[in-house]
């Protein structure tokens, strides 16, 4: 140091600003009594302007090259049941310049994506999840 085993610990982000006003309450009025019209105040991190976020590994330093985890969705399996296991996929998105032996990774410019369930339509709120995880450090042991 090297390769095998067990084991422990880490292991996802997202400041706020404006404008709409579905819808909800209270007051008047109207009315075929079902319900409607006006004011008034609340009302959206979901809408519309701004703004703000970027898991792991690989590779010149990557959210949009390649790969891989998580949720969705397909199927099978085990359980009385919550639900847990395994498989499986055509499951998002990037140019353009420049520097340099080398960059779709830097720099400069412009653009683009982001499960499901809830709720006024969600990358950003609240929940599954005090879960899972790709993986990264480290210890011991063994072998040499």
């Nucleotide at each position: 140091a090297u390769u095998g085993a067990u084991c422990u610990u880490u292991g996802g982000g997202g400041c706020g600003g404006g404008g709409u006003g579905a819808c909800u309450a209270a007051a008047a009025g109207g009315u075929u009594u079902g319900c409607u019209u006006u004011u008034u105040a609340g009302a959206a991190u979901u809408c519309c302007c701004c703004a703000c976020c970027g898991g792991c590994g690989g590779u010149a330093c990557a959210g949009c090259c390649c790969g891989c985890u998580a949720a969705c969705c397909g199927g099978c399996u085990u359980g009385c049941g919550g639900a847990a296991g395994c498989c499986g996929a055509u499951u998002g998105a990037a140019c353009c310049g420049g520097u340099g032996a080398a960059a779709a990774u830097c720099c400069g410019g412009u653009g683009c994506c982001g499960a499901c369930g809830g709720u006024a339509a969600a990358g950003u709120c609240c929940g599954g999840a005090u879960g899972g995880g790709a993986a990264a450090a480290g210890a011991u042991c063994a072998c040499c």